Predicted 3D model of an 87-nucleotide RNA (c-di-GMP-I-GGC riboswitch aptamer) from a Candidatus Bipolaricaulota bacterium.
The organism belongs to Candidatus Bipolaricaulota, within Bacteria.
Its Rfam family is "c-di-GMP-I-GGC riboswitch aptamer". Its family is annotated with cyclic-di-GMP binding in the Gene Ontology.
Its mean pLDDT, the model's own confidence on a scale to 100, is 91.

RNA sequence: CUCCGAAAGGGCAAACCCGCCGAAAGGCGGGGACGCAAAGCCACGGGCCUACGGGCAACGGGACCUAGGGCAGCCGGGCUGCCGAAG
Numbered sequence: 001c002u003c004c005g006a007a008a009g010g011g012c013a014a015a016c017c018c019g020c021c022g023a024a025a026g027g028c029g030g031g032g033a034c035g036c037a038a039a040g041c042c043a044c045g046g047g048c049c050u051a052c053g054g055g056c057a058a059c060g061g062g063a064c065c066u067a068g069g070g071c072a073g074c075c076g077g078g079c080u081g082c083c084g085a086a087g
Base pairs, nucleotide, nucleotide: 003087005083011036012035016031017030018029019028020027021026034073040079041078042077044076045075046074047071048070049069052068053066054065055064
């Protein structure tokens, strides 16, 4: 230094509830803990979610398509990182 993850000190925070933003997915704050050794950060690849806008349509409604939107606690990848047992 790397793999690994005992111990110690801690850290984050699902669902749900309240408030705010958003068309929505979802985000922010507070409460709250299902879990997480990167559940710290990044939308580069895959995947998933939403459809304001756009497309389709003789017109209208609906349906359908579409990411310029979102999810890092879906996977992969990139960057950074506390501790120090056995191996």